[in-house]
Molecule: transfer RNA
Organism: Nocardiopsis halotolerans DSM 44410
RNA sequence: GCACCCGUAGCUCAGUGGAUAGAGCACCGGACUUCUAAUCCGAUGGUCGCAGGUUCGAAUCCUGCCGGGUGCA
Numbered sequence: 001g002c003a004c005c006c007g008u009a010g011c012u013c014a015g016u017g018g019a020u021a022g023a024g025c026a027c028c029g030g031a032c033u034u035c036u037a038a039u040c041c042g043a044u045g046g047u048c049g050c051a052g053g054u055u056c057g058a059a060u061c062c063u064g065c066c067g068g069g070u071g072c073a
Base pairs, nucleotide, nucleotide: 001072002071003070004069005068006067007066010025011024012023013022018056028042029041030040031039049065050064051063052062053061
């Protein structure tokens, strides 16, 4: 330099054009327990990497950029 893949909650990920953007773990509160752990319930937590475009409507499609990974040179 070229090609491909990835970027969504603190972490690991799902969501592939229309649901209020979700799950597990972690953290916080509560129940239970003599206490702890485990279990159960609940709450908090998101500019969906950035900017633009397409569309009635974009996390999702297109373009550019940024960051990470793999392969080739």